This is a predicted structure of a 72-nucleotide RNA (transfer RNA) from a Nitrospiria bacterium.
Taxonomically the source falls in Nitrospiria (Bacteria, Pseudomonadati, Nitrospirota).
RNAcentral holds the sequence, with entries from ENA.
It matches the Rfam family "tRNA". Rfam links the family to the GO term triplet codon-amino acid adaptor activity. It is annotated as a transfer RNA.
Its mean pLDDT, the model's own confidence on a scale to 100, is 84.
């Protein structure tokens, strides 16, 4: 230099045009003499960035940044 994968909650990951979810972690409550476990609830996201397409973009397209790999 060329090609490709990945980037979504604190962490690990789903979701592939129509209001963004799970598990773990966190907080509150119940239970317990107390803790853990269990159960119920709550909070937490400008979906890496910029632009484009569309009535509508996390999703499709272009560029770009980060990261991983392949080729030279």
């Nucleotide at each position: 230099g060329c090609c490709g994968g990945c980037g979504u909650a604190g962490c690990u990951c789903a979701g592939g045009g129509g209001u963004a979810g799970a598990g773990c972690a966190g907080c509150u409550g119940a239970u317990u003499c107390g803790u853990a476990a269990u159960c119920a609830g709550c909070a937490g996201g400008u979906c890496g960035g910029u632009g484009g397409u569309u009535c509508a973009a996390a999703u499709c397209c272009a560029c770009u940044c980060g990261u991983c790999g392949g080729c030279u």